[in-house]
């Protein structure tokens, strides 16, 4: 300190959301130990048990017991001296200590300890005030403590009652009670004196009245008393404590705006410790409130505590201060103090106990129980310590405290082990199979002993008091006592605890979480939009770094994660520190009261505003410096700090106060000119529509185009005239005028306001302006008028798939007018209102000054436009009429939707308006700009795109593919143009992937390894539907030894095993390569430097021509380069050349024939070359680029025509050409085999072939081609068949032979518009050729047969010249098997004005809420 998320991308704007700290927590996982802290946040719910306030006997009377002694009385016993000692039980009476019980009395149960229910209050904090009070114990000081009295508890008897109690009668005490005497320094009155901030205060005098326990312990006594000491009384004073009143301060709504009757003041009284409406009589009508009364809701307040850079934000737990409260509600009593947590009285809920009459309690003390919760502990020990209550003390009491015990709750500290150790171990994981990784980790070896377990030793906290001795204060005739100090005794719950020593063992001690991005941290498997994950984005749909495991890896560590809350980051509420043209956001527009803020100059004051001191701001907590617990946490000691109030004293510049002046602001006179500024009256043409008349005849009106509607009952047109109502053409201008809304014929009357000019006057009279008032388009409302045109609603005709519309005839409210209302509008410049300041240029309106020659020029004032620097803005823009730079004051905003809606509330007749929410729900919602795509937006251009033509599909037959359906299978793919005679240049068997039915399992096929054998192949035979299967016959090389036919080996072959493995046309073109398609052979995609922009982009590539072309040419922040386009390439068209065989024949010979001889001139062939370049005239154009026209040439402006396909689109086709990843099969989804499908068939489309005929069928007869193929082959000639064809086969691996005959043309006949001498589908029958086979399911042939069809509906195609049409030829597809599919030549046209439209494309531009990009987005309604 900042990330992430709206977007194709980008700036902004604006919300969500994360990372950090903190916690009385709480839930999951796990968990050794120790010290310090914490531990009912919810039900101020209800509570059992048991303890928390009681002591004093040295006030006091009375009672039990124990002891001991004295006394009375009398037994027994022992001893023996026989009446004497002893002992040991029982009696009466007293006295002494000691322990108990209840009662009277005193002190103290107002402290300590709980909880926050109530309180928005002087409750709390802060500072003051009391001259308006109080104060038990405690300390100073002064005085003083005489003398008397009645009583009553307890107790004893007794009564009522279950009980709790509660009554009688009798006795008796007191430091209990109550008279009296003494006092005035105290109250209270009157007097003087002095003081004060009013009321008043203080000091002296004087007068009436007011108190007490002769007491308790001690220790002396001449018993009369004396003294100590502890209590008593008055009376000051002090400290302590508390009480009242004052300023300040800290919470939310105004959808709470008005409250108040003891209310708000006086006078007198009464109460109080004390002032006062505190109370009460009576008099007055106050008072409080927009600077928030009153009302609702929350809420105990503060030191502080958590965050934060601060400033704020939040909380109010432990510990401290203050308050309230004590089952709920109220009330007083006692007492120095209470209206009283463990007192009392009354009402209530509620538990309890009752003999049903009555009683009895109150844990929000400490523990503990229910109970509510997510959720908080022991019914422990002890007064040892500190602190309180009483007491002369010992000393009782103490659940305040002290400690322990529970709980990772929170902070801190330890530890769980250290060296060494590479075969980099075994496992796990992973892999590309080499390896990587857990990993020095582990194991071994050497060491340690914090912690553990055993044992020993063993604390500080203890300092008193009280007893005992002794000294001193000490002085007194002496004592005793108190204080002081000394020694001596004696007190520990924690606790055998911290702590320290010694043995023992590495033994007992490590986890959650996260690994897509923000945020450190990656791999495999499982899974398959399923199961899940998420804190925003988001992940998942078969190759998930985001789920689930597992390894690893990263954080952190006795704890980690989630959750929940709170600050922070958020300048996202902005005092610091934001904004309002278009993101949310300027009230429609003025006038103004409060209330903010103010010109200049002098002087006073000191409120603000600065400076210095005094006081206060408890302690703790916070910083710094120290010190103690081994060290931290945590304890402690000082020492700042506490930013604050308060009081005094100073300054005097600012701002406020108060005087006194001054004009620049402000207003006023005065003089002028301009104006659709406003309100009455009146008044004026034209125009429509309506009445009336007059000519006149069949339409008229309206539309895209009807049609309703008027019109023969005379319209429309036309002419007179009449009548009403509205509005006011030209002028008329980003012209005026008005605060905005608005306002337009003329004239007259009344009236606002601005401007200019002048400086007489006044003298800061300003500016804004919450509420508050008045104005405010249209439309709407009410009452009354008025309505000529227009006209919501409403009818009617179109118009449509409807068509409650748009058009079109009619039409009502209404629109005028008078009067009252409503208060809203994109009431817009989406821009509040004032003031001053910042570079010009140009229009324009209304004034004035100076010059002037003028159709003038210049200077200024105030308005209204437009362009433009600086700066301003996220851009767009905005720029003296600011959206710059500054002041001042109002009003609004604070993420989209809900929603300007509900609720209340005011306004209104009503409709509606004003103010204006929640719940819930999203992660966007929105500005300005950017690239694209789009547009039934524009210019521009092109393309058989359209238009002009030829020709065809679509109708019929039939092939051909395709869906569809059928079926064991009809094998797969290919789907809009770019799928459909396509993949397949060619399914009878194979092909072949499909069915069926059988068969084989290291396999048909490839490597590797062990044994065997010499074979295998070949031939032959058997069987079986077929392979599989089985017999039989041949039968191997080399090298070495040496038995010379044996054996090792090698290499090939095969057969058997054995397992890796093989195989898969088994899925995924949406995991791929690679090849195609397609826009589109369309002219367009880029990049590099520089420039611009905050960017994202732009610019170049865009304009001006101009070409097929981003082709060139010109200008330009832009130069420049590349892929594309042309060009290089092939064919063809022309001519040279070179070469003549297989190929040509001009000439010269020959032959049936270029046949031979000869010959290369043509022609061909195949080489090399020439040839076109807008090179040359002219015109045009910009003196280009280029277009037009010619001229020469075979060919002219790219000469035809092929190849060639930029960046990208389509997740376009193909895993079945092939290769591939991952997935699935392995006696099968692999292999073989035979049959059968792929050729099915009510149907529907594509694509072609044949026709429908006379520009033609039929017969005959006659010519001209080009390109190709040929050895598992083309085949000539003869024969033989009608024929397909068949014999034989010359000839040819080809410019030699062969297929081969081209046809259509042409020349004759013949048919005469008809389902025919058209057409040939369909069938029948006989053959024919290939082929292992022709049934399913093959071509051809000859007879016979002779269907449909007579030019095709909406609708579509193809084609611009050697093209369409038309005619034949040939090849390629390993037998046969094209109407198809690539190629070849022959004949050979018509037509393009032209670019309005239709389709496709291109460039510029403009909108735009699209970017999966219009086959987009998006609203209802229903499910």
């Nucleotide at each position: 300190a900042g990330a992430g998320u709206u977007u194709g991308a980008u700036c902004c704007u604006g919300a969500c959301u994360c990372a950090g700290g903190a916690c009385g927590a709480a839930c999951g996982c796990u968990g050794g130990c120790g010290g310090c802290g914490u531990g009912c946040c919810u039900a101020a719910u209800a509570c059992a048990u048991g303890c928390a306030a009681g002591u004093c006997g040295a006030a006091c009377g009375c009672u039990u017991c124990u002891u001991u002694c004295c006394u009375c009385c009398c037994g027994a016993g022992u001893g023996c001296u026989u009446g004497c000692a002893c002992u040991c039980a029982a009696u009466u009476g007293g006295a002494a200590a000691g322990a108990g019980g209840a009662g009277u009395g005193g002190c103290g149960g107002a402290c300590g300890g709980g909880u926050g229910a109530g309180u928005a209050a002087c409750a709390c904090g802060u500072g003051g005030g009391u001259a308006a009070c109080c104060u038990a114990c405690c300390c100073a000081u002064c005085a003083g403590a005489g003398g008397g009295g009645g009583a009553u508890a307890a107790c004893a008897c007794u009564u009522g009652g279950a009980a709790a109690c509660a009554g009688g009668u009798g006795c008796u005490a007191a430091u209990a009670c109550c008279g009296c005497a003494u006092a005035a320094c105290a109250g209270u009155u009157u007097a003087u004196g002095c003081c004060g901030c009013a009321u008043g205060g203080c000091a002296u005098a004087a007068g009436a009245g007011u108190g007490a326990a002769a007491g308790g312990c001690g220790c002396u006594u001449u018993c009369g008393g004396g003294u100590g000491u502890c209590g008593c009384u008055g009376a000051u004073g002090g400290a302590u404590g508390g009480a009242c009143c004052c300023g300040c301060g800290g919470u939310g709504c105004a959808u709470u705006a008005g409250c108040u009757a003891g209310u708000u003041g006086g006078u007198g009284a009464g109460g109080u410790a004390a002032c006062g409406g505190c109370u009460c009589a009576c008099c007055a009508a106050g008072g409080c409130c927009a600077c928030g009364a009153u009302g609702c809701a929350u809420a105990g307040c503060c030191g502080a505590c958590c965050u934060g850079a601060g400033a704020g934000g939040g909380u109010g737990a432990u510990c401290g201060g203050c308050c309230a409260c004590a089952c709920u509600g109220g009330g007083a009593c006692u007492g120095a103090g209470a209206c009283a947590c463990g007192g009392c009285c009354c009402a209530g809920a509620c538990u309890c106990c009752u003999a049903c009459g009555g009683g009895a309690g109150g844990c929000a003390g400490c523990a503990g129980u229910a109970g509510g919760g997510a959720a908080u502990c022991u019914u422990c020990g002890g007064c040892a310590a500190u602190g309180g209550a009483c007491g002369a003390a010992a000393g009782u009491c103490u659940g305040a405290c002290c400690g322990a015990g529970c709980a990772a709750c929170g902070c801190c500290g330890c530890g769980u082990g250290a060296g060494u150790g590479a075969a980099g171990a075994a496992g796990g994981u992973u892999u590309u199979c080499g390896g990587a990784u857990c990993g020095u980790a582990a194991a071994a070896c050497u060491c340690u002993g914090u912690u553990g377990u055993u044992a020993g030793a063993g604390a500080a906290g203890a300092a008193c008091a009280a007893g005992g001795a002794c000294g001193u204060u000490a002085g007194u005739a002496a004592c005793u006592g108190a204080a002081c100090g000394u020694c001596c005794c004696c007190u520990g719950a924690c606790g055998g605890u911290a702590u320290c020593u010694a043995a023992c063992c590495a033994g007992a001690a490590a986890g959650c979480c996260a690994c897509g991005g923000c945020u450190a941290a990656c791999u495999a498997c499982g899974u398959g939009c399923c199961a899940g994950c998420a804190g925003c984005c988001g992940c998942g749909g078969u190759a998930a770094u985001a789920c689930g495991u597992a390894g690893g890896u990263g954080g952190c560590a006795a704890g980690c994660g989630u959750u929940g809350u709170c600050c922070g980051g958020a300048u996202u509420u902005a005092u610091u520190g934001g904004g309002c043209g278009u993101a949310a956001a300027g009230c429609g527009a003025g006038c103004g009261c409060a209330g903010g803020c103010g010109g200049c100059g002098a002087u006073u004051u000191a409120a603000g505003u600065c400076a210095g001191a005094u006081g206060u701001g408890a302690a703790a907590a916070c910083u710094c410096a120290g010190g103690g617990c081994u060290c931290a946490a945590c304890c402690u000691u000082g020492a700042g700090a506490c930013u604050g109030c308060a009081u005094c004293u100073g300054a005097a510049a600012c701002u406020g106060a108060g005087u006194u002046g001054c004009u620049a602001g402000a207003g006023u006179g005065c003089a002028g000119g301009a104006g659709a500024g406003g309100a009455a009256a009146g008044c004026g043409g034209a125009a429509u529509u309506c009445c009336g008349a007059g000519u006149g005849u069949a339409g008229c009106g309206g539309u895209g185009a009807a049609a309703u509607g008027c019109g023969u009952a005379g319209a429309g047109a036309u002419u007179c005239g009449g009548a009403g109502g509205a509005a006011c053409a030209c002028c008329a201008g980003u012209a005026g005028c008005g605060a905005a809304g608005g306002c337009g014929g003329c004239u007259u009357u009344c009236u606002g306001g601005a401007c200019u000019g002048u400086a007489a006057c006044u003298g800061a009279c300003g500016c804004u302006g919450a509420g508050g008032c008045a104005c405010g388009a249209a439309a709407g409302c009410g009452u009354g008028g008025g309505g000529a045109g227009c006209g919501a609603a409403c009818a009617g005709g179109a118009u449509u798939a409807g068509a409650u519309a748009c058009c079109c005839u009619g039409g009502u409210a209404g629109u005028c007018c008078a009067c009252g209302c409503c208060g809203u509008a994109a009431a817009c410049g989406a821009u509040g209102a004032a003031u001053a300041c910042u570079a010009g240029g140009u229009g324009u309106c209304g004034g004035g000054g100076c010059u002037u020659a003028c159709g003038g020029g210049u200077c200024u004032c105030g308005g209204u436009g437009c362009c433009g620097c600086a700066g301003c803005u996220a851009a767009c823009g905005c720029a003296u009429u600011a959206a710059g730079u500054a002041u001042u004051c109002c009003a609004c905003c604070u993420g989209g939707g809900a929603a300007g809606u509900a609720c209340g509330a005011c306004c209104g007749c009503a409709a509606g308006g004003u103010u204006g929410a929640a719940a819930c729900u999203c992660a966007a919602a929105g500005g300005a700009a950017u690239u694209g795509a789009c547009g039934g937006g524009g210019a521009c251009c092109c393309g058989c795109a359209c238009a002009a033509g030829c020709g065809g599909u679509g109708g019929a037959g039939c092939a051909u593919g395709u869906g569809g359906u059928u079926u064991a299978a009809u094998u797969c793919g290919a789907a809009g143009c770019a799928a459909c005679g396509c993949g397949a240049a060619g399914a009878a068997c194979c092909u072949u992937a499909c069915c069926u039915a059988a068969a084989c399992u290291u396999g048909a096929c490839a490597u590797c390894c062990u044994u065997u054998u010499g074979a295998c192949c070949g031939g032959a035979g058997g069987g079986u539907a077929a392979u599989g299967c089985c017999u039989c016959c041949u039968u191997c090389a080399c090298u070495a030894g040496c038995u010379u036919g044996c054996u090792a080996g090698u290499g090939c072959a095969a057969a058997a095993g054995u397992g890796a493995c093989a195989g898969g046309u088994g899925g995924u073109g949406c995991a791929u390569g690679g090849u195609u398609g397609u826009c589109g052979u369309c002219a367009g995609c880029u990049c590099g430097u520089g420039u611009c922009g905050u960017g994202a982009g732009a610019u170049g590539u865009u304009g001006g021509g101009u070409u097929a072309a981003g082709u060139c040419c010109c200008g330009c922040a832009a130069c420049g380069a590349g892929c594309g386009c042309a060009a290089c390439c092939c064919c063809u068209a022309u001519c040279u050349u070179u070469a003549g065989u297989a190929g040509c024949c001009a000439u010269c010979a020959u032959u049936g024939a270029g046949u031979u001889g000869g010959g290369c001139a043509c022609u061909c062939u195949a080489g090399a070359g020439a040839g076109a370049c807008u090179g040359c005239c002219a015109g045009g154009g910009a003196u280009a680029a280029c277009c037009u026209g010619g001229a020469g040439g075979a060919a002219g402006g790219u000469g035809g025509g092929g190849a060639u396909g930029a960046c990208g689109u389509c997740a376009a086709a193909u895993c079945a050409u092939c290769a591939u990843g991952c997935c699935c099969c392995u006696u099968a989804u692999g292999u073989u085999u035979a049959g059968g499908g792929c050729u099915a068939c009510a149907c529907a489309c594509g694509u072609g072939c044949u026709a429908c005929a006379a520009u033609g069928g039929g017969u005959g007869c006659u010519a001209c081609a080009a390109a190709g193929g040929g050895a598992a082959g083309c085949a000539a000639a003869u024969c033989c068949g009608c024929g397909a064809g068949g014999c034989c086969g010359a000839g040819c691996a080809a410019a030699u032979c062969u297929c081969a005959a081209a046809a259509a043309a042409g020349c004759a006949c013949u048919c005469c518009c008809a389902g025919u001498u058209c057409g040939g589908a369909u069938u029948g029958u006989a053959g024919u050729c290939u082929g292992c086979a022709a049934c399913u399911c093959g071509a051809c042939u000859a007879c016979a047969u002779g269907a449909a069809g007579u030019u095709g509906g909406a609708a579509u195609c193809g084609c611009u010249a050697g093209u369409a049409a038309u005619c034949g030829c040939g090849a390629a597809u390993a037998a046969g098997a094209a109407u198809g599919u690539c190629g070849c030549g022959g004949u050979g046209a018509a037509u393009a004005c032209g670019u309005u439209c239709c389709c496709g494309g291109g460039u510029c531009u403009u909108g735009c809420a699209c970017u999966c990009a219009c086959c987009g987005c998006c609203c209802g309604u229903c499910a």
Small-subunit ribosomal RNA from an uncultured bacterium, 1423 nucleotides, folded computationally. Rfam family: Bacterial small subunit ribosomal RNA. Its family is annotated with structural constituent of ribosome and ribosome in the Gene Ontology. The prediction has a mean pLDDT of 82. The sequence is in RNAcentral, with records from ENA and SILVA.